This is a predicted structure of a 163-nucleotide RNA (c-di-AMP riboswitch aptamer (ydaO/yuaA leader)) from Cellulomonas marina. The coordinates come from a structure-prediction model, not an experiment, and the mean pLDDT is 76. The model forms 95% of the base pairs in the Rfam consensus.

RNA sequence: UCGUGGAACGGACCGAACCCUUGGCAGGGACGGGGGAACCACCACCGGGCGUCCACGGACGUCCUCGGGGUGAAGCCGGUGCAGCGGUCAGUCCGCGGCCCCGGCCGGGUGCACUCCCACCCGAACCCGACAGCUCACCUCGCAGGCAUCCAGGAGAGGCUUU
Numbered sequence: 001u002c003g004u005g006g007a008a009c010g011g012a013c014c015g016a017a018c019c020c021u022u023g024g025c026a027g028g029g030a031c032g033g034g035g036g037a038a039c040c041a042c043c044a045c046c047g048g049g050c051g052u053c054c055a056c057g058g059a060c061g062u063c064c065u066c067g068g069g070g071u072g073a074a075g076c077c078g079g080u081g082c083a084g085c086g087g088u089c090a091g092u093c094c095g096c097g098g099c100c101c102c103g104g105c106c107g108g109g110u111g112c113a114c115u116c117c118c119a120c121c122c123g124a125a126c127c128c129g130a131c132a133g134c135u136c137a138c139c140u141c142g143c144a145g146g147c148a149u150c151c152a153g154g155a156g157a158g159g160c161u162u163u
Stems, first nucleotide, its partner, number of pairs: 011147001013146002018029003031142005040133001047064007067131001068128004075105005081099002084096004106123006114156004
């Protein structure tokens, strides 16, 4: 001097995830989410396993997830390839979803609040358990976790202070 790794403090960082109070648990406020009438909207039935009961139609309980739903920005479409399943006598071909990669549209974050441009990134994960539209009253839940290196983007609008 360069590179790599660890720790600490971060700070107008991501996020609802902050503040007060207590010795502590708990509690309160703020913020965020879910359920839940009328009106409106929607409109057949409807999953699988196990157990018990049964009037043999089903009922109850329990476990699961392919249907459906929720938090979240974390979605939609197209294409190549790979293996799998189904249709087919077989092959070809077709359909279905999954994975990698590529592309388009769209959504989110940072660059000290806003708008546009530009640059660089993200598009995960988890939960409910056959079930939930909206929704007054009402009921209920969360208040976590994570993040570090070389520099400092441009324009506009707006606000404050001074004269």